The RNA shown here (small-subunit ribosomal RNA) has 1382 nucleotides and comes from an uncultured bacterium. It matches the Rfam family "Bacterial small subunit ribosomal RNA". Gene Ontology terms of the family: ribosome and structural constituent of ribosome.
RNA sequence: AGAGUUUGAUCCUGGCUCAGGAUGAACGCUAGCGGCAGGCCUAACACAUGCAAGUCGAACGGUAACGGGGAUCUGUUUACAGAUCUGCCGACGAGUGGCGGAUGGGUGAGUAUCGCGUAUGUAAUCUUCAUUAUGCUAAGGGAUAGCCAGGGGAGACCCUGAUUAAUACCUUAUAGUUUGCUUUAUCGGCAUCGAUUUAGCAAUAAAGAUUUAUCGGCAUAAUAUGAGCAUGCGUCUUAUUAGUUUGUAGGUGGGGUAACGGCCUACCUAGACUACGAUAAGUAGGGGCCCUGAGAGGGGGAUCCCCCACACUGGUACUGAGACACGGACCAGACUCCUACGGGAGGCAGCAGUGAGGAAUAUUGGUCAAUGGACGAAAGUCUGAACCAGCCAUGCCGCGUGCAGGAUGACUGCCUUAUGGGUUGUAAACUGCUCUUAAUCAGGAAGAAAUGUGCCCACGAGUUGGGUACUUGACGGUACUGUUUGAAUAAGGAUCGGCUAACUCCGUGCCAGCAGCCGCGGUAAUACGGAGGAUCCAAGCGUUAUCCGGAAUCAUUGGGUUUAAAGGGUCCGUAGGCGGAUAGAUUAGUCAGCGGUGAAAGUUUGUGGCUUAACCAUAAAAUUGCCGUUGAUACUGUCUAUCUUGAAUAAGUGUGAAGUGGUUAGAAUGAGUAGUGUAGCGGUGAAAUGCAUAGAUAUUACUCGGAAUACCAAUUGCGAAGGCAGAUCACUAACACUUUAUUGACGCUGAGGGACGAAAGCGUGGGGAGCAAACAGGAUUAGGUACCCUGGUAGUCCACGCCGUAAACGAUGGAUACUAGUUGCUCGAGCUACAUUGGUAGUUUUGAGUGACUAAGCGAAAGUGAUAAGUAUCCCACCUGGGGAGUACGUUCGCAAGAAUGAAACUCAAAGGAAUUGACGGGGGCCCGCACAAGCGGUGGAGCAUGUGGUUUAAUUCGAUGAUACGCGAGGAACCUUACCAGGGCUUAAAUGUAGUGUGACAGGGGUGGAAACACCCCCUUCUUCGGACAGAUUACAAGGUGCUGCAUGGUUGUCGUCAGCUCGUGCCGUGAGGUGUCAGGUUAAGUCCUAUAACGAGCGCAACCCCUGUCGUUAGUUGCCAGCGAGUCAUGUCGGGAACUCUAACGAGACUGCCAGUGCAAACUGUGAGGAAGGUGGGGAUGACGUCAAAUCAUCACGGCCCUUACGUCCUGGGCUACACACGUGCUACAAUGGUAGGGACAGAGAGCAGCCACUGGGUGACCAGGAGCGAAUCUAUAAACCCUAUCUCAGUUCGGAUCGAAGUCUGCAACUCGACUUAGUGAAGCUGGAAUCGCUAGUAAUCGCAGAUCAGCCAUGCUGCGGUGAAUACGUUCCCGGGC
Repeated sequence: AGAGUUUGAUCCUGGCUCAGGAUGAACGCUAGCGGCAGGCCUAACACAUGCAAGUCGAACGGUAACGGGGAUCUGUUUACAGAUCUGCCGACGAGUGGCGGAUGGGUGAGUAUCGCGUAUGUAAUCUUCAUUAUGCUAAGGGAUAGCCAGGGGAGACCCUGAUUAAUACCUUAUAGUUUGCUUUAUCGGCAUCGAUUUAGCAAUAAAGAUUUAUCGGCAUAAUAUGAGCAUGCGUCUUAUUAGUUUGUAGGUGGGGUAACGGCCUACCUAGACUACGAUAAGUAGGGGCCCUGAGAGGGGGAUCCCCCACACUGGUACUGAGACACGGACCAGACUCCUACGGGAGGCAGCAGUGAGGAAUAUUGGUCAAUGGACGAAAGUCUGAACCAGCCAUGCCGCGUGCAGGAUGACUGCCUUAUGGGUUGUAAACUGCUCUUAAUCAGGAAGAAAUGUGCCCACGAGUUGGGUACUUGACGGUACUGUUUGAAUAAGGAUCGGCUAACUCCGUGCCAGCAGCCGCGGUAAUACGGAGGAUCCAAGCGUUAUCCGGAAUCAUUGGGUUUAAAGGGUCCGUAGGCGGAUAGAUUAGUCAGCGGUGAAAGUUUGUGGCUUAACCAUAAAAUUGCCGUUGAUACUGUCUAUCUUGAAUAAGUGUGAAGUGGUUAGAAUGAGUAGUGUAGCGGUGAAAUGCAUAGAUAUUACUCGGAAUACCAAUUGCGAAGGCAGAUCACUAACACUUUAUUGACGCUGAGGGACGAAAGCGUGGGGAGCAAACAGGAUUAGGUACCCUGGUAGUCCACGCCGUAAACGAUGGAUACUAGUUGCUCGAGCUACAUUGGUAGUUUUGAGUGACUAAGCGAAAGUGAUAAGUAUCCCACCUGGGGAGUACGUUCGCAAGAAUGAAACUCAAAGGAAUUGACGGGGGCCCGCACAAGCGGUGGAGCAUGUGGUUUAAUUCGAUGAUACGCGAGGAACCUUACCAGGGCUUAAAUGUAGUGUGACAGGGGUGGAAACACCCCCUUCUUCGGACAGAUUACAAGGUGCUGCAUGGUUGUCGUCAGCUCGUGCCGUGAGGUGUCAGGUUAAGUCCUAUAACGAGCGCAACCCCUGUCGUUAGUUGCCAGCGAGUCAUGUCGGGAACUCUAACGAGACUGCCAGUGCAAACUGUGAGGAAGGUGGGGAUGACGUCAAAUCAUCACGGCCCUUACGUCCUGGGCUACACACGUGCUACAAUGGUAGGGACAGAGAGCAGCCACUGGGUGACCAGGAGCGAAUCUAUAAACCCUAUCUCAGUUCGGAUCGAAGUCUGCAACUCGACUUAGUGAAGCUGGAAUCGCUAGUAAUCGCAGAUCAGCCAUGCUGCGGUGAAUACGUUCCCGGGC
């Protein structure tokens, strides 16, 4: 000293939370010792029991108890014992009397007060005991308690009689002094007055005891101490408490008190307190101090000290120096107890202790040894004050639980990539050492100065002082010291996601649970529970509660109010606060010196004492305060005098939608009357309600009525704000400017208060054209209490009276001064020019107002910026997390509506401001795409094929599901495949390796059972160079899983999208997230390029490089080619040959907006341009940026974790994946004449082929079969079809269409039943161009026609992937639909 938490990220505002310290604490777990402290915070609740205030016989009468003496008697006498008498002695119960019970000790209920604190006053007072001084202490008297006798009562206690003492009580004497009154004089002060002094009058005292030394007693004065009273200042919250008071405020007389005083009383006056908070309500003992804090502050008032108050509750006085009295009295009350029912007793907030309450707080202990107190002459007695001990980790402080060595880095545990390692860990074992503490035994203090007793000495001659000997210790045989033994007797608690130091495994699976805040937990939890390990403290550790801090989060130090919470709607103005210039006076504030006080303890510092520390002692500092006094006089205040610049007034010149009242104008709407005129009008997106043949709308004329004022008109003007608009008249106010004149600070702000205050609303009375809440109807809609339409009442208007609020906003209070500029507008005053009759224009002049932009500054930023949100001063108002809530209650105002003032409980961890990035919008701009449009052909209707959903099933294996699943994985399910189902088997199958054992088999052939797998039976049975080889068997080790999780993953893939985007470095801008670059103007298919530019460059994408194709050249010439030459054939490059052409396949050329013209700065665009095979990317392919969809796939493969192991593994047979009321996708074939059928004829490209393609010949109607050349292929193998020609069909369910069905066959294959393809003849269904809707395509494209291949025994292929043949139409254009970019 800060940190976490609002957001995708950022900066701010703002709350919540945490880390620190503290406690009279409590609870949980744990616990070895000592020292010093502390210990009912709750019920001022109730209390059993014991103790806490007595003492004096040297005041008194006495003698109940104890002891002693004496006398008498008895036990036969001494002795001893007993009884009786005797106060004679020590002493002493009860009593009289004195002193003390007013201290000490407890508690904090009450008290917001002179109660407390501090500083004064007492000229308004008292003071026992103590000290000092002076004087006195005389003479008498009568009682009374006790005792004795009697009586009453249960008792407490009481009554009667007789008798008695005092330092008890009373009378008298004395009175210097004292007190009161009168009086003389001097001095002083602070108003009343005070001190000293002269004289007179009046009043008031006393007590004795004794050991003869003294101790007492009385009066007065003084000191000291203590107390009373009065005063200044300070001393909690609430205004949702604003008025309070009648002894109240004051006066006079009297009374009372120690003393002043309405303290009390009679009379008189009517005052007194209060916004600087009276009164009321709530809460509370105050202070020194304690905790915290850098401090200022905030919180507290335990222990210790001072003061106050109280003593069961309330009241009252008595005694006394002192009380209205904790352990005194009386009365009343509540409660408890005793009782014989008639009456009595009591007061733990003293020390222990009990019950109760409570989370919670101790022993019915010891001693007066010390300190202190009461009494006493003293010894002494009393003392729950005090000193000690006991209990409690309640706190603070200290000590210990060992130290050193010791690696096979042991065992166990835990983790792991697993037989390897890491960690626990020098930790242990083991060796050596030490002895605090605990245990044993022994010794053993200080605290005792002093008191007491005896003796000695001194003098001041004593209850004196000094010395000496003895005596007195609760704690306590304690502290402390020594001895012996031996590591022996001694470690836990919390935490480990971030804040916050410390990490892994297992279990659990939004469950159980954790949590101070954020938040963890839904199958890989460092956050739950356990374990191992680690971290932090340590005889403690955590939790809870409370306080301060952090929190500048109430801000004096030290905050804010445009938008985050917060400026009053505006002005006037009271109190208050603040206030211009000069001079003087004063010294209140202010500053300085000195004095007094600020108790001690505490805090801080120094030093010292307990072994140290805590603790204690001592000294210093501090105590920031208050009071007094002396000085200073700048500033502020006060007073005096002056000034003019602030302010105001007068004069002049102007200005304006400023206000109030009256008069008046035209346009428009509506209405009435009359005319013309005829069928609609009106209204909407479209309609309808409505009006209209009883004549509307439209139009013409006249009339009526109310409201509002087009154009001018504008970031215009005026007003305090609200607000103000036709013209004109009257009245009123304001503002600006100009120059003089006048007053002379008269000013600013303004709590309460007052006035004004839009719209709506309220009251009374008018008015009412239009508009129009409510209401009605019509539409719209899923509905439509709305938006739209037709009507329509309050209201809107006027007068008077209320209301008093608005986003009453510049969301910005008022005033004054200062701080760079640029440029408009309005109203004045100058100057210049022109006109001069009003005026107009300009202006580097000047004032006021009103706008825009901007510097510095400010600000979280947006922004603001002389009209400040800048720099300063003054005054007012307001804010302190969000919600609850501007609500409730109370009060005030109002006719009401309501307004003003204005909480809490509870709840959340946020709510909020500004800016950033992306996404989205039935927001905007620009651009692109078969996106629309323009066209061509389809799908959707039919039958069939195929995939999917659904349903069914023993199973219909699994996956894919908007675009981006559905002829998809599958480029080929009869068995196999196969993962699914039923049934039957196996338990290690297959492969490989190593090591060991044993064998010569295994295989093969045959047979039986069985669905097969499999099981059983029979036959047969190695090689050898003898080393072994080979084979299979067996054992051990290393399996297998298409089981789960694609949301644990790798890899691969789809889509946006072949869209033009996505980023980086450095720099710059911004507090920052971020921006810039990548935008702006053009251009492009393109972030393609150019220009401009705080950016300059670069990367991944675009383009190009690659392949195919289109033209040409060179090289090469077989299996391909054949122009020319020759040979040959019915015919054919068939042959010799050729290398031209085609072609093949390698290398090159070519195209680059290169040239021309136009436009343009350029990039580039345009052109039937030229040339060229090809022209502006020539056409096609491959190529897919950063990323998105937790997209798809654990069933291609790989892989983490989990799961199964005589089964979720594996083998076999059969079945299933092919089911079928239905729905959808993708296709094929068609519905026909641009066609079908029959016959004849022509032209490709690419690819494939040996378990293959198969010419040719023969057979079969045919599928095909039987023979059989060629070809591992530019050599051999395949009739290309549409097309052309000829013929036929003639618009029909047909010579279209071919489904379906039965029959007969062919082929493949172990096997075509479920479930193959093909052939033949027969059968001949739906269908006549397809609703809403929807798909593809821009040129060699669509459409149409066939061919080939992969997979493959065969094939459900109409699929997929390729190939060529024929070969169109259309695009104005970008408004709209969809998608994308800026």